[in-house]
RNA sequence: UUUCGAUAAGGGCAAACCUUCUGAAAGGAGGGGACGCAAAGCUUUGGAUCUAAGGAAGCAUUUUUUUCUAUGAUUGCCAGGUGCCGAA
Numbered sequence: 001u002u003u004c005g006a007u008a009a010g011g012g013c014a015a016a017c018c019u020u021c022u023g024a025a026a027g028g029a030g031g032g033g034a035c036g037c038a039a040a041g042c043u044u045u046g047g048a049u050c051u052a053a054g055g056a057a058g059c060a061u062u063u064u065u066u067u068c069u070a071u072g073a074u075u076g077c078c079a080g081g082u083g084c085c086g087a088a
Stems, first nucleotide, its partner, number of pairs: 002088004012037002017032006035076001041082003045079003048074003054069005
């Protein structure tokens, strides 16, 4: 440097669910808990997906209501970048 992930070693992470807090929501954080993960480490750079408080437009004019919109999120959705342990 490249390829690979062993019924190995040293370790790591933690789905669903329960619970407390937080947020308009999607979601996030702490505790419990393990379905899984060789990057389920970091990074929102590209795509994809979720949400729509605020904003815009339409209807209405009074309470509303419909649509669009990320500046909000998801890396345990897929890539890119970076990069841990070990083997060949």
A computed fold for an 88-nucleotide RNA from Alkaliphilus pronyensis, annotated as c-di-GMP-I riboswitch aptamer. The sequence is in RNAcentral, with records from Rfam. The prediction has a mean pLDDT of 81.